[in-house]
């Protein structure tokens, strides 16, 4: 350099054009308990960046950025 895959809550993963973007674990608050843990209820928290297509984009297209892989070049 070429090609392929990936980038979503603090972490691990869903959602693959229809909306209030979900779950588990974690955090915080309340409850329960003599206390702690467990249990129960609740709260906050995310689409890498910038354009485009569309009535509508996490999803499709283009360009960047970052991570991983394969190949090539290189002495």
């Nucleotide at each position: 350099g070429a090609c392929c895959c990936c980038g979503u809550a603090g972490u691990u993963c869903a959602a693959u054009g229809g909306a209030u973007a979900g779950a588990a674990c974690g955090a915080c608050c309340c409850u329960c308990u003599c206390c702690u843990a467990a249990g129960g209820g609740g709260u906050a928290a995310a689409u890498g960046c910038a354009g485009g297509u569309u009535c509508g984009a996490u999803u499709c297209c283009c360009g960047c950025c970052g991570g991983g892989g394969u190949c090539a070049c290189c002495a």
A computed fold for a 75-nucleotide RNA from Candidatus Peribacteria bacterium RIFCSPHIGHO2_01_FULL_51_9, annotated as transfer RNA. The prediction has a mean pLDDT of 80.